Predicted 3D model of a 73-nucleotide RNA (transfer RNA) from an uncultured Clostridia bacterium. It matches the Rfam family "tRNA". By type it is a transfer RNA.
[in-house]
RNA sequence: GCUGGUAUUGCACAGUCGGUAGUGCGCAUCACUCGUAAUGAUGAGGUCGUCAGUUCGAUUCUGACUACCAGCU
Numbered sequence: 001g002c003u004g005g006u007a008u009u010g011c012a013c014a015g016u017c018g019g020u021a022g023u024g025c026g027c028a029u030c031a032c033u034c035g036u037a038a039u040g041a042u043g044a045g046g047u048c049g050u051c052a053g054u055u056c057g058a059u060u061c062u063g064a065c066u067a068c069c070a071g072c073u
Base pairs, nucleotide, nucleotide: 001072002071003070004069005068006067007066010025011024012023013022019056027043028042029041030040031039049065050064051063052062053061
C1' cells in the first nucleotide's frame, strides 16, 4: 500500500429483507431472612463509532473517514 471483517448501556452479545432497541451479567431500591448469600420484583443507564447521501422515516441501505482484528504484498 491492497483486501476482508468488526464497531449497539459498565462488560459479553442479540436485533430488525427500513418504522421510535432487547437479553444475560453488573449497578440501585424493595421483598424474603436473625443476618448474609441465593431467589423474586421494580428501576436507572444507549444521540446503535464519526460525517455525509438516499428516504416521509436509517441502528438497518450507500459513500468517505476513524479505531481494532485478520490476510496479502